[in-house]
């Protein structure tokens, strides 16, 4: 210098004007207002209700070994296999000495053999040996991201969960089911529970609070650990509403554009993303 590998960070700043949604304030005014993925809703949890979440079956998921974590299908370490010159990357990686199924080409034949060639043998028969094809040929292999088996795990629903207050009226009419146990609780059975339930028609109300954001949060220092991660101490932290605000213009300066928009919350994974910056390592070439 060229070609690569693995990671990490950023996702603009300032000013002015005009707006939008909450909060504080009598007012003037003050202060706050999306993301690294808020996304897909694919995993795992918290939380809430239903038995303190119970039993069996079905179903679904996971799969070397060890560790981390609230938990995981995530993460870390490591063994093995495959790919790469290498740095490195990828792996649903238990079992086909239980049963069933499946299999290109070659080959006579891949399966309770329509038994090839040569040789041997028998009363007779692939009965015996060798050759040849093939990864595998007289009962043996391959394949489980095929059924299946083994081990482990999973109760259902989902913040429109749920709890509280207020308002309204009438629990109206008709039909059906129900202590011979309905509705409900889990897809089914058991178990639980114990009086209402379903449909149609007709009417009333259709407001507020809470859940709801300071939490498995984040940064720094020190200790432990190869690491994931964890312990201790200190600092910091203002969206959370209602079908839903978080914007626009101009100027200066920058690489600062792209993908994209919170709806109970958190940890992951995956996907989208114009571009800018940094670190470590590998291979090849050249020069000293």
């Nucleotide at each position: 210098c060229g070609a690569g590998a693995u990671c990490a960070g950023g996702g603009g700043a300032c000013u002015a004007u005009c707006g939008c949604c909450g909060c504080c304030g009598c007012a003037a005014g003050g202060g706050g207002g999306a993301g690294g993925a808020a996304a897909g809703u694919c995993c795992g949890g918290a939380c809430a209700c239903c038995a303190u979440a119970g039993a069996g079956c079905a179903u679904c998921g996971u799969a070397g070994c060890g560790g981390g974590u609230a938990a995981u299908g995530c993460c870390c370490g490591u063994c093995c296999g495959c790919c790469g010159u290498g740095a490195g990357g990828c792996g649903a990686g238990g079992a086909c000495a239980a049963g069933u199924g499946c299999a290109a080409c070659a080959g006579a034949a891949a399966g309770u053999a329509u038994g090839u060639a040569c040789a041997g043998g028998u009363a007779a028969u692939g009965c015996u040996g060798u050759a040849g094809u093939g990864a595998a040929a007289c009962c043996a292999g391959g394949u489980a991201a095929a059924c299946u088996c083994u081990a482990c795990g999973a109760g259902g629903u989902g913040c429109a969960a749920g709890c509280c207050c207020a308002a309204a009226u009438a629990g109206g009419u008709g039909a059906g089911c129900g202590g011979u146990g309905a509705u409900u609780u889990u897809g089914c059975u058991c178990g639980a529970g114990g009086a209402g339930c379903u449909c149609a028609c007709g009417g009333g109300u259709u407001g507020g609070g809470u859940g709801c954001a300071a939490g498995a949060g984040u940064c720094c220092a020190g200790g432990g650990g190869u690491a994931a991660c964890u312990c201790u101490g200190g600092g910091c932290c203002u969206a959370g509403a209602g079908g839903a605000a978080u914007g626009a213009u101009a100027g200066u300066u920058u690489a600062a554009u792209a993908c994209a928009g919170a709806a109970u919350c958190c940890g992951g994974c995956u996907u989208a993303u114009u571009c800018c910056u940094g670190a470590u390592c590998u291979c090849g070439g050249u020069u000293u």
A computed fold for a 288-nucleotide RNA from a Bacteriovoracia bacterium, annotated as Bacterial RNase P class A.
Rfam family: Bacterial RNase P class A. Rfam describes the family as follows. Ribonuclease P (RNase P) is a ubiquitous endoribonuclease, found in archaea, bacteria and eukarya as well as chloroplasts and mitochondria.
Lineage of the source: Bacteria > Pseudomonadati > Bdellovibrionota > Bacteriovoracia.
The prediction has a mean pLDDT of 75.